[in-house]
RNA sequence: GAGUUUGAUCCUGGCUCAGGACGAACGCUGGCGGCGUGCCUAACACAUGCAAGUCUAGGAGAACGUUUCCUUCGGGAGAUUAUUAAACUGGCGAACGGGUGAGUAACGCGUAGAUAAUCUGCCCCUAUCACUGACAUAACGCUGAGAAAUCGGUGCUAAUAUCAGAACGCUGAGAAAUCGGUGCUAAUAUCAGAUGAGGUGCUUCGGCAUCAAAGUUUUCGGACGGAUAGGGAUGAGUCUGCGUCUGAUUAGCUUGUUGGUAAGGUAACGGCUUACCAAGGCUGCGAUCAGUAACUGGUCUGAGAGGACGAUCAGUCACACUGGAACUGAGACACGGUCCAGACUCCUACGGGAGGCAGCAGUGAGGAAUAUUGGUCAAUGGACGAAAGUCUGACCCAGCAACGCCGCGUGGAGGAUGAAGGUCUUAAGAUCGUAACGUAAACUCCUUUUUUCAGGGAAGAAAAAGCAGGUUUGUAGCCUGUAUUGACUGUACCUGGAGAAUAAGCCCCGGCUAACUACGUGCCAGCAGCCGCGGUAAUACGUAGGGGGCAAGCGUUGUCCGGAUUUACUGGGUAUAAAGGGCUCGCAGGCGGGCUUGUAAGUCAGAGGUGAAAUCCUACAGCUUAACUGUAGAACUGCCUUUGAAACUGCAAGUCUUGAGAUCGGAAGAGAGAGAUGGAAUUCCAGGUGUAGUGGUGAAAUACGUAGAUAUCUGGAAGAACACCAACGGCGAAGGCAGUCUCUUGGUCCGUAUCUGACGCUGAGGAGCGAAAGCGUGGGUAGCGAACAGGAUUAGAUACCCUGGUAGUCCACGCCGUAAACGAUGAAUACUAGGUGUCGGGUUCUUUGAACCUCGGUGCCGUAGCUAAUGCAUUAAGGAUUCCAGCUGGGGAGUACGAUCGCAAGGUUGAAACUCAAAGGAAUUGACGGGGGCCCGCACAAGCGGUGGAGCAUGUGGUUUAAUUCGAUGCAACGCGAAGAACCUUACCUGGGCUUGAAAAGCAGUGGACCGACUGUGAAAGCAGUCUUCUCUUCGGAGUCGCUGUACAGGUGCUGCAUGGCUGUCGUCAGCUCGUGCCGUGAGGUGUUGGGUUAAGUCCCGCAACGAGCGCAACCCCUACCAUUAGUUGCCAUCAGGUUAAGCUGGGCACUCUAAUGGGACUGCCUACGCAAGUAGUGAGGAAGGUGGGGAUGACGUCAAGUCAGCAUGGCCCUUACGCCCAGGGCUACACACGUGCUACAAUGGGUGCUACAACGGGUUGCCAAGCCGCAAGGUGGAGCCAAUCCCUUAAAAGCAUCCUCAGUUCGGAUUGGAGUCUGCAACUCGACUCCAUGAAGCCGGAAUUGCUAGUAAUCGCGCAUCAGAACGGCGCGGUGAAUACGUUCCCGGGCCUUGUACACACCGCCCGUCAAGCCAUGGAAGCCGGGGGUACCCGAAGUCGGUGACCCAACCUCGAUUUAUCGGGGAGGGAGCUGCCUAAGGUAAAACUGGUGACUGGGGCUAAGUCGUAACAAGGUAACCGUA
Repeated sequence: GAGUUUGAUCCUGGCUCAGGACGAACGCUGGCGGCGUGCCUAACACAUGCAAGUCUAGGAGAACGUUUCCUUCGGGAGAUUAUUAAACUGGCGAACGGGUGAGUAACGCGUAGAUAAUCUGCCCCUAUCACUGACAUAACGCUGAGAAAUCGGUGCUAAUAUCAGAACGCUGAGAAAUCGGUGCUAAUAUCAGAUGAGGUGCUUCGGCAUCAAAGUUUUCGGACGGAUAGGGAUGAGUCUGCGUCUGAUUAGCUUGUUGGUAAGGUAACGGCUUACCAAGGCUGCGAUCAGUAACUGGUCUGAGAGGACGAUCAGUCACACUGGAACUGAGACACGGUCCAGACUCCUACGGGAGGCAGCAGUGAGGAAUAUUGGUCAAUGGACGAAAGUCUGACCCAGCAACGCCGCGUGGAGGAUGAAGGUCUUAAGAUCGUAACGUAAACUCCUUUUUUCAGGGAAGAAAAAGCAGGUUUGUAGCCUGUAUUGACUGUACCUGGAGAAUAAGCCCCGGCUAACUACGUGCCAGCAGCCGCGGUAAUACGUAGGGGGCAAGCGUUGUCCGGAUUUACUGGGUAUAAAGGGCUCGCAGGCGGGCUUGUAAGUCAGAGGUGAAAUCCUACAGCUUAACUGUAGAACUGCCUUUGAAACUGCAAGUCUUGAGAUCGGAAGAGAGAGAUGGAAUUCCAGGUGUAGUGGUGAAAUACGUAGAUAUCUGGAAGAACACCAACGGCGAAGGCAGUCUCUUGGUCCGUAUCUGACGCUGAGGAGCGAAAGCGUGGGUAGCGAACAGGAUUAGAUACCCUGGUAGUCCACGCCGUAAACGAUGAAUACUAGGUGUCGGGUUCUUUGAACCUCGGUGCCGUAGCUAAUGCAUUAAGGAUUCCAGCUGGGGAGUACGAUCGCAAGGUUGAAACUCAAAGGAAUUGACGGGGGCCCGCACAAGCGGUGGAGCAUGUGGUUUAAUUCGAUGCAACGCGAAGAACCUUACCUGGGCUUGAAAAGCAGUGGACCGACUGUGAAAGCAGUCUUCUCUUCGGAGUCGCUGUACAGGUGCUGCAUGGCUGUCGUCAGCUCGUGCCGUGAGGUGUUGGGUUAAGUCCCGCAACGAGCGCAACCCCUACCAUUAGUUGCCAUCAGGUUAAGCUGGGCACUCUAAUGGGACUGCCUACGCAAGUAGUGAGGAAGGUGGGGAUGACGUCAAGUCAGCAUGGCCCUUACGCCCAGGGCUACACACGUGCUACAAUGGGUGCUACAACGGGUUGCCAAGCCGCAAGGUGGAGCCAAUCCCUUAAAAGCAUCCUCAGUUCGGAUUGGAGUCUGCAACUCGACUCCAUGAAGCCGGAAUUGCUAGUAAUCGCGCAUCAGAACGGCGCGGUGAAUACGUUCCCGGGCCUUGUACACACCGCCCGUCAAGCCAUGGAAGCCGGGGGUACCCGAAGUCGGUGACCCAACCUCGAUUUAUCGGGGAGGGAGCUGCCUAAGGUAAAACUGGUGACUGGGGCUAAGUCGUAACAAGGUAACCGUA
């Protein structure tokens, strides 16, 4: 920076991604080289080999081998090997180098210091020494034990092994030997510098103490080695300041503990150890305990600050199978040493022994995972040695691994017929593959890094040492010359030959995020980092083509940092999003007013030291380049020392008054505690009056009442609460506080001066207060009232409502300690426009006021500013400072465990696993509400007529069927598509047939036809067959038709949820929008809201809006009046003729009418009201009056509304069938249910007779007259008419007359029988009509429901479309012709404004809890099994130290003996053994802590369509919520 909460918006907030990194692993792939890196897991166990030796110190005269001689062939002797190997004594080394990170939270590490508290082998410097002796012992010889490891006896021998003495005077003791003391060599000295109060062997300040040595070799010059002392260098020990992870659900820890004295011990200080004395020491600035961890330079990341890490390299530490211990040594408590204990492994003759790869390789095991049992000491380094040299798994190299970084390559140029092929396609083409730079292959040319072959061929190696020479006093040192030495390796590199020859993959392509199409699949298979894709047109799955990215790699997984300002020091927030403690006091802590002086801790500046090297950065340089490496610089932001400055903070001293406090004078108040007291009301009790109800509710009932209630009057009792005043008012820190009076008492405000002199603010822990409910003890109990009981309501009703009613509510004392304890706003201080109320106090005025000024509270409005917005705004949520509290996604959960408080209920503190991608705040637009306001509509009401009941017609559902074709399904499907199913229609079923097809049309081939006529068969279609048989011509062919073949036709098959078009509906409702401007961060708003008015967003007024568009209205058509024009087929007033009659005729066009053009109506006029718009008026005039009546006309949009079967059309499907033809059947079925109609039920009627008056329409495949026939349907007939001419065409209701007289009828006509007519190939399934006969239900219709406001309803007939025929339907026409509307409370629908919302698929919404099912993690639990640590006791190895040491022992001394080198005794000195303290491992016991597991059990989470209800969101239908029972 992006994605993701929403319909959209802003914010808060989490999750996720893009980057970098890695000792990595996994998947696919893999050409080369250079440089690096490579058990992160089991500090698990280890076979085998190697990883530490070396030496001119020493003795034996000496092994193997070679060779000579002898031989009894077993062997023996000699020479050489040999100044030898090997072993041994001795010296040095083995404490380095190498490995690992278990332990350790520590002076372990880092950094800076201290050591006046220390040691230091080898090395360097200075100085001085090295005399004389002695006793042993290994090796070795002989011999013994043992399986072995190994051990013993005996006899020799050496040293640079070991021991003693002298170096020498004095003095003491002793018989002497000798022992002891003291001083000297020598150093307790001299010199210089620095520092200091003081010093130098040590010290306790008295004093005490000493005394070495070794030789080897030689060219005789020396070389190496030895001793002592001092100094240096190096290394090491110890101490100190500061820094160094997490947990308080670890708060107290400690007895050698803290200090002192004395002693011991150490290289050295020290409780390091012991005895005694004191009672200390550490800790909220986190002791103790628990968990985790080697530390650092550095590495990764980051703009930085930080965060994470601590492989390789380097410094330090720790460890070496586990635990303990010491020895040796300069150095160890010792990786390849010792002893002991333990576990494990191995050998064994069973008696006993051996071992320690966290060295290099390697093996097994573990694991996702990490290499060769390689070469060489050539270089660098180390040990030993005088050196040669030996040793060196350190190191240098090689091997394996794309594990990482870096570099190179897999070819380059030309070449168009832009091929074949793939993919897509609109069928033209496009693309792979040309447009910056011209593709692949073929083909031509070129190059050769790499590859392979051949040849040449480095650097790393010049020192040391040797030899020679020079210099020199010198065989020292230095210089010159010379010879030799390479594991890697015939390697790097160079040259030549061959030849494009040997070399490209991986991931991705919905958005984030660069890159798109086809096919397959069909919520399947699958993908997925987040959002999310997939339910038949998937750029998201799989494959292909194409494209994008990176490239010998590419992806995935894991981890870390970043993005994340998402722990905020840099750099966050807390009214409502998570978050202010319920409130106050207050210790520690943090912070703190003015002035002066001093100081210099903080602070600032200069200088010095240090900050290892490597790393990072910069420059240069070396490998062909780079990685890599070298040199130099910079840096290492730190710490220490020192010098200075003095503004600020601190500290010290002094001072001031403004902060704070005090004194004095006033003031208000439901502030607190205690006591007393008052009236009203309620209930109860007693009495009186009085009679049948009362009470209660939406309506009721339970309940009370004839045993006298309710009502009413009088009297009494009891408890609780205090009407009016009363307020947005007052007081208090908060909770909270209200009748009146008294007492005690806290705080606040104002005024005036005076006093103290910073005494202040905040406040972790701590203490106190703290509504209601609740608890304990004892009272009290009128009313109210959880629980409980009853009555209702209800599907249920453990509720809401009603009647009762116990705890409780009240008092006293004691607990509890929580509330939505809220202003959801911590406390304090000063600052920053105002206006207007109110409470308490004061000031000013000749003005006495709704006046002015001022202090302190408490409200409202509002500027700047702030805020995501709402809003806050001197009572801040503004702008600053100080301190405290608390937040870091939602859920799990304020839960579990632990601790603590409580009598209990519970409170406080307070997690994790797991799970989701959101949860949330504010505001916007809608929708909705059993929210509100206004308005409209045949919406209700007022009326009239119906439907729902009957019969029939028709449509639908259902059922049935071979099929009952399909569609339409609330309003807005159901007399709908269908303006008309006997065949056809027809799509359905059964059966029979056809296959380029019934119709259209292309190409090729073929025929001479095609057409027509006929025959057979058949239900027909069809099949089989017979007869007949082309035209034109430029002779190339063309046309028509049939057949064959091939592309294709065809489909009422699917998808109306892929579509076009058309239609319905809200709704003829009055709405829906736009431009510019303005407001808002934005979604959006404004305009369009408001006040009026209208049928209307119609118009007017107002207004940050001004205009405009689609709708409304008007323009159009019909109708009502008039005029003009025109006058046949229409008309006939006047004139004439004429008929039984008749515009019949002449004539006319006046009227009617016809059909074209105009006029007319606009609230124009008057009155009233009103600003206007407009409204009202039996107003005037007028044919018509307020859109005159009717029609056409349907805004933006909604319903994935309807239609693929009207048509069109994408995709899918069928292709001898889902296509086409034919016959018959079906769509007409029938227990039933519904819709729409017709006819009725009758007298406002029915029958019969007579008599009037229309309009719209239609007619040549037609309408059909007159006449005649038939009871009639109809037949016959044929005049007239292509129509203002003829026909359909008699209109009917009405009127007049008559019959019927309230009945299942002279109502009603269903049904059925019979006979017919018409249409039509054909009326059986299945037509209409006529006549005769029959004469069903039905007597006005339950719940419910529908239409209609005037020429309307109702009623009456007529016409037309479709159509051969077939309307009770549809579309039209006219005739007769009403009733009612108070009004908008209610029902339904709609419009506008407003309000609430947890809804936005929008209330047919959302959503809660139990139960049931599956899965997951987790708490409790009788127990069971472990782990580490501590305590007490027992036992106690090895070992140091101490004691003892009757046993053992060579040196030295001495005595004695024998004897001339020995023996014995004693002494000195030492040791074994025994023993004491300490103590590892082990054992026992009781606790605590922490894991695992556990029948059963508790809740929690998740899981498209389970059960029960409906708690919440709207007044959510009882407002919701918090605490408590």
This is a predicted structure of a 1525-nucleotide RNA (small-subunit ribosomal RNA) from an uncultured prokaryote.